Predicted 3D model of a 541-nucleotide part of an RNA (small-subunit ribosomal RNA, 5' domain) from a Gemmatimonadota bacterium. Its mean pLDDT, the model's own confidence on a scale to 100, is 86. Rfam family: Bacterial small subunit ribosomal RNA. Taxonomically the source falls in Gemmatimonadota (Bacteria, Pseudomonadati).
Context: one part of a larger RNA
RNA sequence: GGACGAACGCUGGCGGCGUGCCUAACACAUGCAAGUCGAGCGAGAACGCCUCCUUCGGGAGGUUAGUAAAGCGGCGAACGGGUGAGUAACACGUGAGCGAUCUACCCGACGGCGGGGGAUAACCCAGGGAAACCUGGGCUAAUACCGCAUACAGCACCGGCUUGGAAGCCGGAUGUGAAAGCUGGCCUCUCGAAGAAGCUGGCACCGUCGGAUGAGCUCGCGGCCUAUCAGCUUGUUGGUGGGGUAACGGCCUACCAAGGCGAUGACGGGUAGCUGGCGUGAGAGCGUGGCCAGCCACACUGGGACUGAGACACGGCCCAGACUCCUACGGGAGGCAGCAGUGGGGAAUAUUGCGCAAUGGGCGAAAGCCUGACGCAGCGACGCCGCGUGGGGGAGGAAGGCCUCAGGGUCGUAAACCCCUGUCAGGUGGGACGAACCACGGAUCGGUCAAUACCCGGUCCGCCUGACGGUACCACCAGAGGAAGCUCCGGCUAACUCCGUGCCAGCAGCCGCGGUAAUACGGAGGGAGCUAGCGUUGUUC
Numbered sequence: 001g002g003a004c005g006a007a008c009g010c011u012g013g014c015g016g017c018g019u020g021c022c023u024a025a026c027a028c029a030u031g032c033a034a035g036u037c038g039a040g041c042g043a044g045a046a047c048g049c050c051u052c053c054u055u056c057g058g059g060a061g062g063u064u065a066g067u068a069a070a071g072c073g074g075c076g077a078a079c080g081g082g083u084g085a086g087u088a089a090c091a092c093g094u095g096a097g098c099g100a101u102c103u104a105c106c107c108g109a110c111g112g113c114g115g116g117g118g119a120u121a122a123c124c125c126a127g128g129g130a131a132a133c134c135u136g137g138g139c140u141a142a143u144a145c146c147g148c149a150u151a152c153a154g155c156a157c158c159g160g161c162u163u164g165g166a167a168g169c170c171g172g173a174u175g176u177g178a179a180a181g182c183u184g185g186c187c188u189c190u191c192g193a194a195g196a197a198g199c200u201g202g203c204a205c206c207g208u209c210g211g212a213u214g215a216g217c218u219c220g221c222g223g224c225c226u227a228u229c230a231g232c233u234u235g236u237u238g239g240u241g242g243g244g245u246a247a248c249g250g251c252c253u254a255c256c257a258a259g260g261c262g263a264u265g266a267c268g269g270g271u272a273g274c275u276g277g278c279g280u281g282a283g284a285g286c287g288u289g290g291c292c293a294g295c296c297a298c299a300c301u302g303g304g305a306c307u308g309a310g311a312c313a314c315g316g317c318c319c320a321g322a323c324u325c326c327u328a329c330g331g332g333a334g335g336c337a338g339c340a341g342u343g344g345g346g347a348a349u350a351u352u353g354c355g356c357a358a359u360g361g362g363c364g365a366a367a368g369c370c371u372g373a374c375g376c377a378g379c380g381a382c383g384c385c386g387c388g389u390g391g392g393g394g395a396g397g398a399a400g401g402c403c404u405c406a407g408g409g410u411c412g413u414a415a416a417c418c419c420c421u422g423u424c425a426g427g428u429g430g431g432a433c434g435a436a437c438c439a440c441g442g443a444u445c446g447g448u449c450a451a452u453a454c455c456c457g458g459u460c461c462g463c464c465u466g467a468c469g470g471u472a473c474c475a476c477c478a479g480a481g482g483a484a485g486c487u488c489c490g491g492c493u494a495a496c497u498c499c500g501u502g503c504c505a506g507c508a509g510c511c512g513c514g515g516u517a518a519u520a521c522g523g524a525g526g527g528a529g530c531u532a533g534c535g536u537u538g539u540u541c
Stems, first nucleotide, its partner, number of pairs: 001541004006537005013387006019380002021345001026343003030340003035075003040072002048063006082298003092222007101215002106211007114148001116146002123138006154176003157172005181203006190196002224270003231261003236258008273295004277288004300321005323334004351377001353376003359373001360371004390420004400411004424482001426477005434468001440462008485530005490511003496525005506513002
C1' cells in the first nucleotide's frame, strides 16, 4: 500500500447494485415452507336460502352439491431449500476404466393390451381408551390385488463365431416370465330402431431393444501439521466353497494357507468439508474457501431397516438415549443446520413483510392448484459505484477571532452584497419495460380418419394476466432554500504558532516527548489529508 461476511469511536443528505450469526451442529413459542389428480375408484355432508306441514318443540322436500372434509389408488414427496458437525478419505480435483452395473418420468424402433377371480378401506354396527388411537362384525369399487392364456426378443441350458475373459452376435429344444383402463367424436365397416361392446382420435398400460439423463463401483496422479507417534494388522493378506448386491469385491460366512503395510513415514495424535475460485504479489509464491457454482457429508444424539426406479430418507417409520410438553398416572406428543421470529452465547449480523406477475419445480388432458425455490419489498454507510450540499461576480480587504517587532499579518473572495442555476430532497400531474405464454374465439395450412365431425401440429389476428407500484421515468411549481464531517500537523510523513501544564496531567506505530518559553501533553487560531465518510482494532498478502 491492498483486501475484508468485519467490529468499535465520532459523524451522516440521496440513489443503484450487492451483501448481512464468522460465536452455541445451543434450546426453540407461533405461522407458513409438498402437494396434486374426480378424465383411475366407491361413497358423500352441513350452515345458509326457498317451498310445504306444524301440537310452535319441530318435521318433510328442493337447493347448496356430486361441492366440502375424508378414504382407496397413481405420480411426486430421494428435487428444490439449509448447514459444515463429522470426514486426511477414492471425500474432493483431474484423467481413465466397468468384458462387473442400475436408471422412474422423456425420446426412437418393434410388438402386445385376451379371458377370469377373491378381497379391502371409506361407510354401518358393537366395543375399549382421558387422549393418541385401537379391536371385532357386516357391505362395496377400481388404472388396488391374484391366477389363467399368449409372447419374437428376456432369463435358465447347449452348440458355433468373435474377442482381451464370463461381454457381443448367430442357431437350437424344453421350461419360465406381461398388461388397465379412462375420455372425446362419428355411423364408413359389423350388429343395427336408437345407438353400441362397432369405427376412429387423445391420454394411459405391458414386453423387448436402443438413446438421453442421472447414479453406483474401480484405478493412476494431485493437495495439511506432527517422529517429543516407529512399528501396525487376525477378516488381518490371499485362496476354495457358499451367501449377498443392480454390480466387482474379505462385502459377509465356513474351511485352508501365513500373509499384508511401513523412514518414498505405515500406525497414532492434532487440525480441516474439497474444488471452480477469491485476496495479495512483477512473478514464483503465500493466505483463504464468506456470497455464486460443482461435488461430498449431516438433519436432536446413536443404531436399524421398510417403501420405492432412486433413501437407509431434514418437515417418513422402528428401537435406544438426553431434553421439552400433555396426562384421568394406565399412557402419549415433539425435533427450525427450511422462511420469518424468540431466548441464549457474542465485539457483532436483518422483517413473525408482499406475490406466485416473471423464471423454475410437482401433479393434472386442461382449466388450474401447490411452491418462505424464486421474484420483490423492509432494516443496516456492511461494501462498491454514482450524485449533491450550489455557480459567477464581489475590498489592499468589513466586523470578529488569532498572531504581532504594535507598523502590520492572517482566517480571506471567505462573508455581506449583486447576478444566476435548479441536480437531490419537497409538491402537482402523467406514467412504464418486465407480458411471452397457456386457455378461449376467429382465419388458414398440414396430418389422422370413411369423414368437410372429433383430435393433433404449424402460422396469423383478437382477447386475458403485474407482487414490485402509482415505483422507475417524464413534464411542471417553488426556492440557495433542507444536506460536512473525521483524522492528523517532532522525524519516518503533507501540515506551526500562542496559551495552559511543569517527569505532573498526559501522548506513543517505531524512535521517543513532558522535570518553567513543549511545533510531541491539553486548549485555541492556523494548516495538511481524505470525504458521506474518517479514524481505531483484528486478520491476511